[in-house]
Context: one part of a larger RNA
RNA sequence: GGAUGAACGCUAGCGAUAGGCCUAACACAUGCAAGUCGAGGGGCAGCACAUGACGUAGCAAUACAGAUGGUGGCGACCGGCGCACGGGUGAGUAACACGUAUGCAACCUACCUUCCACAGGAGGAUAACCCGUUGAAAGACGGGCUAAUACUCCAUAACACAGGGGUCCCGCAUGGGAAUAUUUGUUAAAGAUUUUUUCGGUAGAAGAUGGGCAUGCGUUCCAUUAGCUAGUUGGUUGAGGUAACGGCUCACCAAGGCAACGAUGGAUAGGGGAACUGAGAGGUUUAUCCCCCACACUGGUACUGAGACACGGACCAGACUCCUACGGGAGGCAGCAGUGAGGAAUAUUGGUCAAUGGAGGCAACUCUGAACCAGCCACGUCGCGUGAAGGAUGACGGCCCUACGGGUUGUAAACUUCUUUUAUACAGGAAUAAAGUGAGUCACGUGUGAUUUUUUGCAUGUACUGUAUGAAUAAGGAUCGGCUAACUCCGUGCCAGCAGCCGCGGUAAUACGGAGGAUCCAAGCGUUAUCC
Numbered sequence: 001g002g003a004u005g006a007a008c009g010c011u012a013g014c015g016a017u018a019g020g021c022c023u024a025a026c027a028c029a030u031g032c033a034a035g036u037c038g039a040g041g042g043g044c045a046g047c048a049c050a051u052g053a054c055g056u057a058g059c060a061a062u063a064c065a066g067a068u069g070g071u072g073g074c075g076a077c078c079g080g081c082g083c084a085c086g087g088g089u090g091a092g093u094a095a096c097a098c099g100u101a102u103g104c105a106a107c108c109u110a111c112c113u114u115c116c117a118c119a120g121g122a123g124g125a126u127a128a129c130c131c132g133u134u135g136a137a138a139g140a141c142g143g144g145c146u147a148a149u150a151c152u153c154c155a156u157a158a159c160a161c162a163g164g165g166g167u168c169c170c171g172c173a174u175g176g177g178a179a180u181a182u183u184u185g186u187u188a189a190a191g192a193u194u195u196u197u198u199c200g201g202u203a204g205a206a207g208a209u210g211g212g213c214a215u216g217c218g219u220u221c222c223a224u225u226a227g228c229u230a231g232u233u234g235g236u237u238g239a240g241g242u243a244a245c246g247g248c249u250c251a252c253c254a255a256g257g258c259a260a261c262g263a264u265g266g267a268u269a270g271g272g273g274a275a276c277u278g279a280g281a282g283g284u285u286u287a288u289c290c291c292c293c294a295c296a297c298u299g300g301u302a303c304u305g306a307g308a309c310a311c312g313g314a315c316c317a318g319a320c321u322c323c324u325a326c327g328g329g330a331g332g333c334a335g336c337a338g339u340g341a342g343g344a345a346u347a348u349u350g351g352u353c354a355a356u357g358g359a360g361g362c363a364a365c366u367c368u369g370a371a372c373c374a375g376c377c378a379c380g381u382c383g384c385g386u387g388a389a390g391g392a393u394g395a396c397g398g399c400c401c402u403a404c405g406g407g408u409u410g411u412a413a414a415c416u417u418c419u420u421u422u423a424u425a426c427a428g429g430a431a432u433a434a435a436g437u438g439a440g441u442c443a444c445g446u447g448u449g450a451u452u453u454u455u456u457g458c459a460u461g462u463a464c465u466g467u468a469u470g471a472a473u474a475a476g477g478a479u480c481g482g483c484u485a486a487c488u489c490c491g492u493g494c495c496a497g498c499a500g501c502c503g504c505g506g507u508a509a510u511a512c513g514g515a516g517g518a519u520c521c522a523a524g525c526g527u528u529a530u531c532c
Base pairs, nucleotide, nucleotide: 001532002531003530004529006528007527008526009525010524013384014383015382016381017380019377020376021342026340027339028338030337031336032335035081036080037079040078041077043074044073047072048071049070050068051067055064056063057062088295089294090293098218099217100216101215102214103213104212107211108210112207113206114205115204117202118201120154121153122152123151129144130143131142132141133140134139160186161185162184163183164182167178168177169176170175191199192198220267221266222265227258228257229256232255233254234253235252237251238250239249240248270292271291272290273289274285275284276283277282297318298317299316300315301314320331321330322329323328348374350373351372352371356370357368358367359366360365387418388417389416390415397409398408399407400406401405423469424468425467426466427465428464432459435456436455438453439452440451441450442449443448444447476521477520478519479518480517481502482501483500487516488515489514490513491512497504498503
């Protein structure tokens, strides 16, 4: 000198744009953050409509009560898909965790795309609901009725799977591939709907996407850590397990394996892209953004599923908090806000699904603290302003001096002319909307395209534009001995104090304190901390 997720002191007009718990992976009140589908199903708690009896009040219109799943729709329930994404954090991890480059002849992949072939029949339950029992509650239990794209069975079946036998080709050792009229066995399915089309279902082959596994190289410090290791190392063995290879697990056999090219142990740490600095080499950092990994109160376990050993799922144990009728129960913000605590220190219990994206759905649409916006903070960067021109009797005042005078503050002020960024008031007023929805028309391939129209904007009456008013609303901070740009006077008298280093102060202090003046930056300026 540059830099920072900064903090502190003094000060502070505006806008744009980025950023904002680095500490206690400490504890959490409250609300929200994952639902959706009635075009799978039985139904009908609530809402609306319709219907036709009956009752009450009334002369009547009508009002009230009540009935019917008939319709729109729909709480709860069964079922499907999603909840493994998105969002958070960096505790653990020195490791195939990450980066890079390969391999899988050892693997899986829901939804999506393409191709191929199918979907015949039958059955028994169960939730909701009703009736009970039990419990303070959370809930639990019994009996009865019922449905399905829920469940089960039979059929059909190969280019699937498993076993046997031949043919051909190839390689990288185990081996891989192809064709076939070969042979034996095994395994599927579901319907819904504006009523004529869509959406689905089952088996198989490919693709795409996403993962899994293995390997080479790279990846902090300590030798004041030198020996470590029995599933340890290896099997032409056998068995189990996995999507798959493998001591992954087990039986048996052998005695190996690693290590000064640093094993083992200890300390520290998420890794990378990148960022800062530097002429570079290098050094440092891993906040924001992107990729990967790990974790979800602590430890463990599996279930479901295409995918989890699952942040807002389950079970067990533990600590903690809460409820309790003392028998027993409930909970998990390292999601978004917010609270307490810790700390030098870090924001709103905001708005909207309008856009982008995600889940479900034929769709309309619903949900979405993802996201987009707004709020707070000079925390950073950038931009703008705090006026411009003229104006000397060089005014008054201040300060200094060689003092009837001069210097400086200083064109500074006053004063004259001008401007209106900004400010205030008033008026106008966006883009972000592309697409999609609804309605219509046209073309043909009849569900796709084109076209017309309608509707959808949180931010927002915001940005922006215009008019009016009037210099009107807007400057500070640090320093002035040398390094280092900028000097005098007064006070103090080794005191009070300053200080980054050298050092200053003991009666003439440009170094302390004040004043005047000056210098440097400027809505900031200094100090502290850290890195180069």
Small-subunit ribosomal RNA, 5' domain from an uncultured bacterium, 532 nucleotides, folded computationally. Its Rfam family is "Bacterial small subunit ribosomal RNA".